[in-house]
Context: one part of a larger RNA
């Protein structure tokens, strides 16, 4: 790697109980007679659903029906039923509590009441029934008041009046956005849309012309058309009628007024009745009719039809296969019934049904008839009267009309004005006239139209479990969130449970047998794919470097759809994934872990083009009607065409312009139209996914910010302000001193609050923490509970800080599929052609439009192109210097400067400046006296057909890149940038360049183990020459590089010296004047300056270099000798050398290596590509030929964007025709067929459906979208297991983990004890071990079953009020609603009666024992009772110091035990306690007593307040905490300690330290932050009401008070946790969370360390 067999997983196929979209009918309900919707209950057993309501899976009556029934849902038990059950229908009864919710309240399903009647009790408490909300309307009655109306108000009565809900639909009205479009944006658009609000109905709205119009029509509404017209419009985007015509449906009426009558009257009029209702009117006047016709309002009767239960209802047998017949075969039969479903596979005749026919005691609907009831008249005359007023209209400001203020009519109205009255008034798009039309300012009105939650019957070229509703299943569920709100997953055994008896293994789970069944399909259940994981096996593999394959290929194995077969693959060659985006990707640019399923150009309307079909100078209908949701028919309104032209009137094969008959412009010559299909566009979300944002309405202050109300907290220590007192001092002050005092946004420092620093932590123990330090810690302090403030906002000691882990504008839902010139993705095959990366314009530059370039269709026709010839225009390259400029040298030397002389012009000099001319030699993109090549234009000749040109449909492209050449920019830099012109890449493979988009060669239709070549090569890697000839190179140059350098070397040239002896070497000389002069300390050839002569010589410088202080010394130039032939120098050129230092490794030939296998020149041969050729095949176009599908020829067949053509497959439908239990689909395997998408056959599995042909219709094809859902990997047996015991015994299948014991350790202002909130059964007992517990588990806060919470006094309610809430009336506001009085709620506060002990497995101030207290009631005795008014009290801050006490602690005496063989002393250990209530006493402390009067206390008061008088200054009165007595002959208590029964291994163990017995009980010290009553100081000056106590108003013998006895005393809470496992943090989470208690030693201390009571040892 392959194969076989398994596991995992749940795709596929088949199925459908559920959905989706429609059609027809019927309906559009409900509710104070209590709805919708719920809570809680009801069963023999009952958790859920369904049903029902204390009459509770139901009761009555009337119908139906006819044998079983007690719901889903089994089992057991118990029952009902032919005296008709269960069941179905109609109609009644009952119908708890909440909810509009309605007696009051309230945190929905609860609490508390009043009145009447009743039950019960001696009485109270208690129970039952009824009734009690508000507003509106109507009625009756009433008093007071400034006016008036008796309007309002108040009280009572009546009301089948209202309210609330819904169907996220439809309708009308009041308010009313924004995203968006305009490629920006403001008018405009989106849009009067979304949304909010009010209201109504089965429909709503509109509606019988003060109309429309130009000649007539005659209410409204809706459909078609008119028409995308007339118009409106930053005249942009866009918006967009109406009349008319064709249809659907049709229906018209009533008041006000004039006039008359009656009643009332404030004498104005009002009410009622008659009358009357429109534009040819009515009243009035005259004449005339009583029956006819109609009814939309309500109603009675009858009949018919229908709805709500039902009934009758035809026709088949045999045989074969099979588990089973409905299948096959044979033979029948019915059909007003062959719709459908079921039945062990596919049934007209088996069942239910179907066609057809029939049926209702009761209720309802519709229609008809009829009764009652209601309405119903004209004709003439033309005097008088009537005909809708703050109206019409006008002005100003707006809105609506298609109409944006416009010339703007018409309609509505906020403000200011304000008519007419029938000879009047309004309209006909400003306005006026004329002419027509109409009758405003009052009202009603069916149908045609819109919608569908629910009901009945049905239908589908709709879905079939990732689909179809979110939901096929107990789903708006589980779950998330404070809340608004969000919101899943999850179908299938079998015909029938026949659901596996029994045996074995195992603690169980599970497994193996046996059995059932057609088949284990075995409950994790149909089929059972892939990823992934195993087991077995064939081939291969341990020197091997791998985008994993392709081609070749030995060996081994197998044996097929029988084919040159299949599997494996030693070895060799070649070879950098896919997609996207790009100039360019293997890219180290994007995306994808893998597999499976889902996942993106659709639909409607319109326009245009092509094609098809029909008819054709015509073509065609729309709505609507008939019809079976069909076909078809009817329907001609309308549309397009048949004629154009003009601004138009108009004319017309012509018309317009014009004076024109001219000229010119546009026309006349060509067939359309309807439907269908396809392409494209427009409008719509418009190929799919994706924002940040904007707007609207709601929900949030359980977090946090600030504020309000009411409570709570802050160990201990320190300092010592003001003030005071004494003393000193002063005239008095001041001042000083000592003591006292106890202030402070004072100090130190715990709790508490905070958060400055480091570490750790960073997939945490923790979505902000831990350890160690740190800041504040009586204050602008901290904190609990309850409340207030809300997003266009709030709050903010202010940081853009906070407003529920969210904040430069919360969250949730909606507008909404916002928009996205941007990114990503966009799914089967083959064939033909095939781009662009440019121009112009662009708030444009990464986007567009037009052109260019592509494609398709039709047409045109020597047109394009190419070659030759000819003729042109031109100013580039080059060249030149005549022009314009630049620039070099020389001559000239104007001008100017400077110097000198003159001072009047001037003259002279000058190595200064340098004009001009000239000579020589140059330069130029913006110079040209010149001037090509190429290109371009034209003519002509030849060639030339996928090329050109024209029209039309459809595009894509507007980022380009490298290279050659010509240039600009830059630095004559860039893999730079910008142009031009070619090529290649892009969109192009193949060969070469080692590898290498752009370079060189060359353009791949397919096949071949054929041939020839190109570029480039021929030693080996590696195909082909160790080929030939001539040279060069010596550097491994080749196989990197410059200036520059060099006596490298080959070749060429020039020029010196040289046998008269050169060059080099060696030998010798190299002298004298002179140390030249000067300078200098010195200067002698050799510091420096000047001069540089002369002599001797073969030759020798007033000296080339070294050297010395200066000399000296050594040299050189120069000369002679020796030697004996070349030597020196310069230039050009070939090949070499140096210049040449880098970072993992040689690493600058591709490697080996090469002296050629390097370089140059030449020659021959060979290799070398997908080029060319050969052979075979496929296909396109053109042409031709036959023949209607073939042949021949020619030219083709790389391809991105893109255009065109032809096909494959999937699902469903129609028609035709097949297959299938003797085995369909699906799945698995497979070596077959086709160019491909794809298609068969066979075998296995599977167990019921499914092909083929021709058409049709689409939710029609998947690998990529950081896609969606599910499954499964890898990392990985890795990280981690969230703050430490050990040993022994027990239990058990099993023990580090459970239980017990021992030892050890830890906490101890907490890890102890009690509570509030919150949780909600976690509590206790028995049992269990799947899952949860970060391991284990016999254990648990887990699972199952059962049990557990007891109150007059505790907490809350039946009492009160605070902040704040609600709020009758009332006020305000488009609506919704907001504010708020009386009231009524609302604790965190006020008020308020019980203690001790015992008891249970689990409760106790609740039960029990004992002892108390409070309220009510009855009875008895005695007696003035008493506000809802009034008064007092209740009643209040902070800090500080001291006092009196108690709790508590310590010690001793005391008791008991122990210590010892015994007694005793001694030691040690343990204990050493008791309430409420009642009583006496009276400490601290508080307080004067009595009488009288009284304008105050809303009335009154004997009370309070105020005033006066008398008596007393210490008695009297009151009296806290606490103590004492009693309570208590009680309780409790260390200690002691059975029995009985059970079990037994006979040792003992459990019962049990249970029942029982039971000692002591005083004193002292210390002493609170607790209790009590006072005091001092300070400024910020420190709730309310009830209650309680007086008083009277009032009331009368009610009532109340006291004592005694009896009786009574309601509702809710009460378990447990209260936290390093029960609360909030997703968790058994190192975090957070209010209050109370507070032992010992040391200590100031609640710090710290150690210990106690008590608790714990942290779930690897």
């Nucleotide at each position: 790697c392959g194969u076989a067999c398994a596991g995992u997983g749940g795709a596929u196929g088949c199925c459908u109980u559920g959905g989706c979209a429609c059609u027809a009918g019927a309906a559009g309900a409900c509710g104070a007679u209590g709805a919708a919707g719920g809570a809680c209950g009801c069963g023999a057993u009952u958790a859920c659903c369904u049903g029902c309501g204390a009459a509770a899976a139901g009761c009555g009556a009337c119908g139906g029906g006819g044998a079983g029934c007690u719901g889903g849902a089994a089992g057991u038990g118990a029952g009902c039923u032919u005296u008709g059950a269960u069941c179905c229908g109609u109609u009644g009864a009952u119908a708890u509590c909440c909810g509009a919710a309605u007696g009051g309240g309230g945190a929905a399903a609860c609490c508390c009441g009043g009145c009447g009647a009743g039950a019960g009790u001696u009485a109270u408490g208690u129970c039952u029934c009824g009734u009690c909300a508000u507003c509106c309307u109507g009625g009756u009655a009433g008093a007071a008041a400034c006016c008036a109306a008796u309007a309002a108000c108040u009280a009572c009565c009546a009301g089948u009046g209202a309210a609330g809900g819904a169907a996220c639909a439809c309708c009308u009205a009041g308010g009313g956005a924004a995203u968006u479009g305009a490629a920006a944006c403001a008018u405009c658009u989106u849009a009067g849309u979304a949304c909010c609000u009010a209201g109504a109905g089965g429909a709503a709205a509109a509606g019988a012309a003060a109309g429309a119009a130009a000649a007539u029509c005659g209410a409204u509404u809706c459909c078609g058309u008119a028409a995308g017209u007339a118009g409106c419009g930053g005249c942009g985007a866009g918006c967009g009628a109406a009349a008319g015509c064709g249809g659907a449906a049709c229906a018209g009426c009533c008041c006000a007024a004039a006039c008359c009558a009656a009643u009332c009257u404030u004498a104005g009029g009002a009410u009622u009745g008659g009358g009357g209702u429109u534009a040819u009117g009515g009243a009035c006047c005259a004449c005339g009719a009583u029956g006819u016709g109609g009814g939309a309002u309500g109603u009675g009767a009858u009949u018919a039809u229908g709805a709500u239960a039902g009934a009758u209802g035809a026709a088949u047998g045999g045989u074969c296969u099979g588990g089973g017949a409905a299948g096959g075969c044979c033979a029948g039969u019915c059909a007003g019934a062959g719709a459908a479903g079921g039945u062990g596979a596919u049934a007209g005749c088996c069942c239910u049904g179907u066609a057809a026919u029939c049926g209702a005691a009761a209720u309802c609907a519709u229609a008809a008839u009829u009764g009652a009831c209601c309405c119903u008249a004209g004709u003439g005359a033309g005097u008088u009267c009537c005909a809708g007023a703050g109206u019409a209209a006008a002005g100003c400001g707006g809105g609506g009309c298609a109409c944006g203020u416009g010339a703007a009519a018409u309609c509505c109205u906020g403000c200011u004005u304000g008519a007419a009255g029938u000879u009047a008034c309004c309209g006909a798009g400003a306005c006026c006239a004329c002419u027509c039309g109409g009758a405003a300012a009052g009202g009603c009105u069916a149908a045609a139209u819109a919608c569908u939650a629910a009901c009945u019957a049905g239908u589908g070229a709709c879905c079939g479990a990732u689909a179809g509703u979110g939901a096929a299943c107990c789903a708006g569920u589980a779950c998330u969130g404070u809340g608004a709100a969000g919101g899943a997953a999850a179908g299938g055994u079998g015909a029938a449970a026949a659901g596996a008896a029994c045996c074995c293994c195992g603690g169980g789970a599970g497994g193996g047998g046996a059995g059932u069944g057609a088949a284990a399909a075995g409950a994790a259940u149909c089929u059972g794919a892939a990823a992934c994981u195993g087991u077995a096996u064939g081939c291969u593999u341990a020197c091997a470097a791998a985008a994993a394959g392709u081609c070749a290929g030995a060996g081994c194995c197998c044996g097929u759809u029988a084919a040159a077969g299949g599997g494996u693959g030693a070895u060799g060659a070649c070879g950098u994934g896919c997609c996207u985006a790009u100039u360019g990707a293997a890219g180290a640019a994007u995306g994808a872990a893998c597999c499976g399923g889902c996942g993106a150009g659709u639909u409607a309307u319109g326009u245009u083009a092509a094609c098809g079909u029909g008819c054709a100078a015509g073509g065609u209908u729309a709505a609507a009607c008939u019809g079976u949701a069909g076909a078809a028919g009817u329907g001609g309104a309308g549309c397009c065409g048949u004629a154009g032209u003009g601004a138009a009137a108009g004319c017309g094969a012509g018309c317009c312009u014009g004076a024109a008959u001219a000229g010119g412009g546009c026309g006349a010559u060509a067939a359309g139209u309807a439907c269908g299909u396809u392409g494209a566009c427009a409008u719509a979300g418009a190929c799919c996914c994706g924002a940040a944002g904007c707007c609207c309405g709601a929900c949030g202050a359980u977090c946090u910010a600030u504020c309000c109300a009411u409570g709570a907290g802050c160990a201990g220590g320190u300092u010592g302000a003001a003030g005071g007192u004494g003393g000193a001092g002063u005239a008095a002050a001041a001042u000083c001193u000592a003591c006292u005092g106890g202030a402070g946004g004072a100090c130190c420092g715990a709790a508490c609050c905070g958060a400055c620093g480091u570490u750790c932590g960073u997939u945490g123990a923790a979505a902000c923490g831990c350890c160690c330090g740190c800041g504040g810690a009586u204050g602008a302090c901290u904190u609990g509970u309850g409340g207030a403030u809300a997003g266009u906002g709030g709050a903010g000691a202010a940081a853009u800080u906070c407003c529920a882990a969210u904040c430069g504008a919360g969250u949730c839902g909606g507008g909404g599929g916002a928009u996205a010139g941007c990114u990503g993705g966009u799914u089967c095959u083959c064939c033909c052609c095939g781009a662009a990366a440019u121009a112009g314009c662009u708030u444009u530059a990464g986007g567009g439009c037009u052109a260019g370039c592509g494609u398709u269709u039709g047409g045109u026709g020597g047109u394009a192109g190419c070659a030759g010839a000819u003729g042109g225009a031109g100013g580039u390259a080059a060249a030149g210097c005549a022009c314009u400029g630049a620039a070099u040298a020389g001559c000239u030397g104007a001008u100017g400067g400077c110097c000198g002389c003159a001072c009047u012009u001037g003259c002279g000099g000058u190595a200064c400046u340098g004009a001009u001319u000239c000579u020589a030699a140059u330069c130029a993109a913006a110079c040209u006296c010149u001037g090509a090549a190429u290109g371009c234009c034209a003519u002509u000749u030849g060639u030339g057909a996928a090329a050109u040109c024209c029209a039309a449909g459809c595009a894509g492209u507007c980022a380009g890149u490298c290279u050659g050449u010509g240039g600009g920019g830059g630095a004559u830099a860039a893999g730079c940038u910008c142009c031009a012109u070619g090529g290649a890449c892009a969109a192009a493979a193949g060969g070469g360049a080692a590898a290498c988009a752009g370079c060189c060669c060359a353009g791949a239709c397919c096949g071949u183990c054929a041939a020839u070549u190109a570029a480039g090569g021929u030693c080996c890697c590696u195909a082909a020459a160790u080929u030939c000839a001539u040279g060069c190179u010596a550097a491994g140059u080749g196989u990197u590089a410059a200036a520059c350098g060099a006596u490298g070397u080959a070749g060429a040239g020039a020029u010196g010296c040289a046998u008269a002896a050169a060059c080099a070497a060696c030998u010798a000389g190299g002298a004298u004047g002179u140390u030249g002069g000067c300078u200098c300390a010195g200067a002698a050839g050799c510091a420096g300056c000047c001069a540089c002569c002369a002599u001797u010589u073969a030759a020798a410088g007033a000296g080339u270099g070294c050297g010395u202080a200066a000399c000296a010394g050594c040299u050189c130039a120069c000369u002679a000798g020796u030697c004996g032939a070349g030597u020196g120098c310069c230039u050009c050129c070939g090949c070499g050398c140096g210049g040449a230092a880098g970072a993992u490794u040689u690493a600058c030939c591709g490697g080996g290596g090469c002296u050629a296998a390097g370089c140059a020149u030449g020659a021959u041969a060979c290799c070398g590509a997908a080029a060319u050729u050969a052979c075979g095949g496929a296909u396109u176009u053109u042409a031709g030929a036959u023949u209607u599908a073939u042949c021949u020829a020619a030219a083709g067949u790389g391809g991105u964007a893109g255009g065109g053509g032809a096909g494959c497959g999937u699902u469903c439908c129609a028609u035709a025709u097949g297959g299938g239990g003797u085995g369909a689909a699906g799945c698995a395997a497979u070596a077959c067929c086709g160019a491909g998408a794809g298609g068969a056959g066979u075998u296995g599995u599977g167990g019921a459906c499914u092909g083929u042909a021709u058409g049709g219709a689409a939710g029609u094809g998947a690998g990529u979208a950081u896609g969606c859902c599910g499954g499964u990997g890898u990392a990985a047996g890795u990280a981690a297991c969230g703050a430490u015991g050990a040993u022994g015994g027990g239990u058990g299948a099993g023990a580090a983990u459970c239980c017990c014991a021992u030892c050890c350790a830890c906490c101890a202002a907490u890890u102890g004890a009690c509570u509030a909130a919150g949780g909600u059964u976690u509590c206790c007992u028995g049992g269990g071990g799947a899952a949860g517990g970060g391991u284990c588990g016999u254990c648990c806060u887990c699972c199952c079953a059962g049990g557990g919470u007891u109150a007059g006094u505790c907490g809350g309610g039946a009492c009160c009020u605070a902040a704040g809430g609600c709020g009758a009336g009332a006020c305000c506001g488009a609506a919704a609603g907001g504010u708020g009085u009386a009231g009524u709620c609302g604790a965190u506060g006020g008020a308020u009666a019980a203690c001790a002990g015992g008891u249970u497995g689990a409760u106790a101030u609740u039960c029990c024992u004992g002892u108390a207290c409070c309220c009510g009631u009855a009875u008895g005795u005695a007696u003035g009772u008493g506000a809802u008014g009034u008064a007092g009290u209740g009643a209040c801050a902070g800090a500080g110091a001291a006092g009196g006490c108690u709790a508590a602690u310590u010690g001793u005496a005391c008791c008991g035990g122990u210590u010892a063989u015994u007694g005793g002393a001694u030691u040690c250990c343990g204990g050493a306690c008791u309430a409420a209530g009642c009583g006496a006493g009276g400490u601290a402390c508080c307080u004067g007593a009595g009488a009288c009067a009284u304008a105050g206390g809303c009335a009154a008061a004997u009370c309070c307040g105020u005033g006066u008088c008398u008596c007393u200054u210490a008695a009297g009165g009151g009296g806290a905490a606490g103590g004492c007595g009693u309570g208590a002959u009680g309780g409790g208590g260390a200690u002691u300690g059975a029995a009985u029964g059970g079990c037994u291994u006979c040792g003992g163990c459990c019962u049990a330290g249970u029942a029982g017995a039971g000692a002591a009980g005083u004193c002292a010290a210390u002493g609170a932050u607790g209790c009590c009553a006072g005091c001092u100081c300070u400024c910020a000056a420190g709730a309310a009401a009830a209650g309680c106590u007086g008083c009277u108003a009032a009331c009368u013998a009610u009532a109340a008070u006291a004592c005694a006895u009896g009786c009574g005393g309601c509702c809710c809470g009460u378990a447990c946790c209260g936290a390093g496992a029960a609360c909030g943090g997703a968790c058994a989470c190192a975090c957070g969370u209010g209050g109370u208690c507070a032992a010992g030693a040391u200590g100031a201390g609640u710090a710290a360390u150690c210990u106690g009571a008590g608790g714990u040892g942290a779930g690897c």
Model confidence (mean pLDDT): 83 of 100. A computed fold for a 1660-nucleotide part of an RNA from a Bacilli bacterium, annotated as large-subunit ribosomal RNA, half A. The organism belongs to Bacilli, within Bacteria.